[in-house]
Context: one part of a larger RNA
RNA sequence: GCCAGGGAGUUUAUUUUAGUGGCGAGGUUAACUUACAAAGGUAGCCUUAGCGAAAGCGAUUAGCCCGUAGGUAACAAGGGGCAAGGUAUGAAAAUGCCUGAAGUCACUAGAAUGAGACCCGAAACCGGUCGAUCUAAUCCUGGGCAAGGUGAAGCGAGGGUAAAACCUCGUGGAGGCCUGCAGAGUUGCUGUGUGCAAGCGUUCUUCUGACCUGGGAUUAGGGGUGAAAAGCCAAUCGAGACCGGUGAUAGCUGGUUCCUGCCGAAGUUGGCCAUAGUCAAGCCUUGACUGAGACAAUUGGUCCUGUAGAGCUACGGAUUUGGGAUUUAGGGGAAGAAAUUCCUCGGUUUCUUGUCCAACUCCAAAUGGAUCCAAUGUCAUAGAUGUCAGGAGACGAGGCUUCGGGGUAAGCUUGAAGUCUGAGAGGGGAACAACCCAGACUAUAGUUAAGGUCCCUAAAUGUUGGUUAAGUGUUAACGGUAAAAAGGCAUCCAUGUUCUGAGACAGUGGGGAGGUUGGCUUAGAAGCAGCCAUCCUUUAAAAAGUGCGUAACAGCUUACCCAUUAAGGACGUGGGUCCUGAAAAUGGACGGGGCUAAACCAACUACCGAUACUAUAGACAACCCAAAAGGUUGUGAUAGGCAGGCGUCCUGCUUGGAUAGAAUCUUGUGCGUGAGCAUUGGAGGACCGAGUAGGAAUGAAGAUCCUGGU
Repeated sequence: GCCAGGGAGUUUAUUUUAGUGGCGAGGUUAACUUACAAAGGUAGCCUUAGCGAAAGCGAUUAGCCCGUAGGUAACAAGGGGCAAGGUAUGAAAAUGCCUGAAGUCACUAGAAUGAGACCCGAAACCGGUCGAUCUAAUCCUGGGCAAGGUGAAGCGAGGGUAAAACCUCGUGGAGGCCUGCAGAGUUGCUGUGUGCAAGCGUUCUUCUGACCUGGGAUUAGGGGUGAAAAGCCAAUCGAGACCGGUGAUAGCUGGUUCCUGCCGAAGUUGGCCAUAGUCAAGCCUUGACUGAGACAAUUGGUCCUGUAGAGCUACGGAUUUGGGAUUUAGGGGAAGAAAUUCCUCGGUUUCUUGUCCAACUCCAAAUGGAUCCAAUGUCAUAGAUGUCAGGAGACGAGGCUUCGGGGUAAGCUUGAAGUCUGAGAGGGGAACAACCCAGACUAUAGUUAAGGUCCCUAAAUGUUGGUUAAGUGUUAACGGUAAAAAGGCAUCCAUGUUCUGAGACAGUGGGGAGGUUGGCUUAGAAGCAGCCAUCCUUUAAAAAGUGCGUAACAGCUUACCCAUUAAGGACGUGGGUCCUGAAAAUGGACGGGGCUAAACCAACUACCGAUACUAUAGACAACCCAAAAGGUUGUGAUAGGCAGGCGUCCUGCUUGGAUAGAAUCUUGUGCGUGAGCAUUGGAGGACCGAGUAGGAAUGAAGAUCCUGGU
């Protein structure tokens, strides 16, 4: 892991609601007596009157109106409104509560509260007891330490001295000394090793001492012991173990067992030492009462508004250009001996010009809103709306679109409105909660949606006209990147100006001159270092020179002109497509193959394609319907509410089966929406059903579930 068996909302008390039943202005007993039962038992409880803190006081014998079911109508149980009454407060006005009689007991079910209270699960806390055979420390009594090295004090001899000191040699054998067995320890390999629980290998430390060790004793749990690591106290220690309190508590995790039908949420607001929770409201469900309107929507009318936009000579604030006027005791400068004058910068103002604003508005939409009115529409006496009562769940949310705040940005964060996921299957998007299509009762057939139609792969190698040569592309968007500024004599389209058969553009052939080497400068300056000027002549045309070049000239070339050739050329502007720009780590992605269309743009016609739509048949729910037949609407669903069923065990009653084969296991078949039921064959060898009523230790795949098997 698998299999089998076990395994979780129970019981009781009280309260409350609903259903059913008994009795009813009453209902009912408890303990107990007696006992098979019946009967008794009236203490108590609830109700029959309320109000008031209390003293205390103490309610319509039902007046009026509306009106539902019913009813020809009048009327009208219940119901609603007014009036009236009781009481408390108050001087009063008035206000609060109550009043025209229905309860009570039992059973069943939902829920609440107390109890272990659906089940399993702590770490802990407290009490009592047992532990120092491990280990810590101490005490008593015993035991152990190969061999070697070093060579302290002291002593002796010799030297030395006045005597010493001192020196040398010997002797000696000290030491928490050295090397190193046994013993003790356990440093590195972060070697090996995981067998339930520390060993093994090698290396290493210590080895006459604060040494090691046998036996016997003492200290005990908030206590001991500790050369101190919160170490150790029996494989257990930041408070031992065992038993008990004990089913501690857990707002936390996990699990919680058969079926079908109807409806179907919330992740918001407020409070709370509250943000892992809970209470109230909102949102879901079930029932009762009431009795006529209700409102998803659309249109019109009336009213509200200050957003988008826009504007600023309409305010507040910001802000560009130019001109004018003016100002001062402003800054700077100039002139003047000074007074003063002038220039400029600045301030104010005016004209002009160019802009901007969430916290600006002279303006001003579209939408939007209204407890308003009307119409249409839909729903509604087959009961809407409303009210009340029972039961919840939930109070972690998230994505997208549009509009906002924050942020460089984010699969970012924080709001509003809508929608989807949550709780939603199906088709498409390669795969992919929330993107596109579309809301799944069952079966069969057909038609479409989104999206597609070369092959994988259902359907066009479809039609027409263009574009692209980059494999651009073949991706609706998103993820999984997307691509910018800036460039391109890459190409297509549109358009403007201009030249052009009186010959354009490009090419080719020829010319491209003279005054003059213009003047200045300069060593030189001759078209071509630089400065100034930039004329005239001959011409078809030719610059006081476009670029190379020379030291300066020379030389080449250009502008310009002629000829030749022959038809479009030159320069912009806008748009489409394409290219460069363009970089990430294993080789690599249009889903793939591949494609020059099977790419892109515009248009058209077919086809494929879903649980959508349609048709046929059937089931169920609600409603119409006397019934049947028929009809209308509906039938996705988590938490959750409500309803109806299946099965297991036991009991009463009724009624059956079984050695001519029960239960059980097993192979098949049939029926039922399903839980399940019936039955053939085989095995088996003794009990087992059905109907009805009742009672439950009543249904497993899950809980790191428990026990056993494997």
A computed fold for a 710-nucleotide part of an RNA from a Candidatus Woesearchaeota archaeon, annotated as large-subunit ribosomal RNA, domain II. The coordinates come from a structure-prediction model, not an experiment, and the mean pLDDT is 81. NCBI's taxonomy places the organism under Archaea, Nanobdellati, Candidatus Woesearchaeota.